[in-house]
Molecule: transfer RNA
Organism: Candidatus Doudnabacteria bacterium
RNA sequence: GCCGGAGUAGCUCAGUUGGUAGAGCAACGGUUUUGUAAACCGUGGGUCGUCGGUUCGAGUCCGGCCUCCGGCU
Numbered sequence: 001g002c003c004g005g006a007g008u009a010g011c012u013c014a015g016u017u018g019g020u021a022g023a024g025c026a027a028c029g030g031u032u033u034u035g036u037a038a039a040c041c042g043u044g045g046g047u048c049g050u051c052g053g054u055u056c057g058a059g060u061c062c063g064g065c066c067u068c069c070g071g072c073u
Stems, first nucleotide, its partner, number of pairs: 001072007010025004019056001027043005049065005
């Protein structure tokens, strides 16, 4: 330098024929307990890496850039 993959909640990841962003774990609150843990119920938490473009509408499609991983030279 070229090719491919990944970037979404604190963490691990879903969401891919464009149509209101989700799960598990973690955190916080409650019930239960003498107390803790466990169990159960609930709550909060996200400018979807970034900048543009297409579209009535973009996590999703297109382009540039950044970071990480792999391959080729």